[in-house]
């Protein structure tokens, strides 16, 4: 410098042919269980979906610009 993918709650992830309330796992919180912790069981909170523009009735998702970040090649 050039070629391709990645960037969604604290972490890690799904998300189809652009459609109504973004999955699910772990972690956190209250409760139940227990002399008590952990197991396990019930519920809850947590997302401006990397940043802007644009296209559409509608955008996580399609376009373009910029930032991170991983691989190859040079």
């Nucleotide at each position: 410098g050039g070629u391709c993918g990645g960037g969604u709650g604290g972490u890690g992830u799904a998300g189809u042919u652009g459609g109504u309330u973004a999955u699910c796992a772990c972690g956190u919180u209250u409760c139940g269980c227990u002399a008590a912790c952990a197991c396990c069981g019930a519920a809850a909170a947590g997302g401006u979906c990397c940043c802007g523009a644009g296209u559409u009735c509608a955008a996580g998702u399609c376009u373009c610009g910029g930032c991170c970040u991983g691989a190859c090649c040079a």